Molecule: transfer RNA
Organism: Benthodytes marianensis
RNA sequence: UGAGAAGUAGUUUAAUUGAAAAACAAGAAGUUUUGAUCUUCUAAAUAUAAGUUCAAAACUUAUUUUUUCAA
Repeated sequence: UGAGAAGUAGUUUAAUUGAAAAACAAGAAGUUUUGAUCUUCUAAAUAUAAGUUCAAAACUUAUUUUUUCAA
């Protein structure tokens, strides 16, 4: 410099355009002499900006960050 891929809760992954799901982690309550384990509950997310559409996490464009390959 060129081409490609990815960006979703604190972390790791889901989600044919049709109301964002789960696991672990965090907090609270119960159990326990205490702790661990176990049970129940709570909060937390679509990189940014436009466009298409009745409707976008998903499609299009630009930007930005990370990453792979080639030179």